């Protein structure tokens, strides 16, 4: 030095409400909040689930899978 999953530490993100605001919804965006995560970072490639239904349309990544990419670091 790489590797690694415990621990602790340094951090990190934010559910459901609630206001505004945006959109045909579904959903997004800012504040406030704090249910929980060790990738709850990003990515719509597969699957699935929403809205729309006319599609070659939209939307969820904190559904699951699979890429990339990331703090610390015993045995």
């Nucleotide at each position: 030095a790489a590797u690694a999953a415990a621990u602790a530490a340094a951090g990190c993100u934010a559910a459901a409400c609630c206001u505004a605001u945006u959109g045909a919804a579904a959903g997004g965006u800012a504040g406030g909040g704090a249910c929980a995560g060790a990738a709850a970072g990003u990515u719509a490639c597969g699957g699935u689930u929403c809205c729309a239904a006319a599609a070659c349309g939209g939307a969820a990544a904190g559904c699951c899978g699979g890429a990339c990419u990331g703090c610390c670091g015993a045995a």
Background: The RNA shown here (c-di-GMP-I riboswitch aptamer) has 75 nucleotides and comes from Methylobacter tundripaludum SV96. Its Rfam family is "c-di-GMP-I riboswitch aptamer". Rfam links the family to the GO term cyclic-di-GMP binding. The sequence was found by an Rfam model in a public genome assembly. The coordinates come from a structure-prediction model, not an experiment, and the mean pLDDT is 80. Lineage of the source: Bacteria > Pseudomonadota > Methylococcales > Methylobacter > Methylobacter tundripaludum.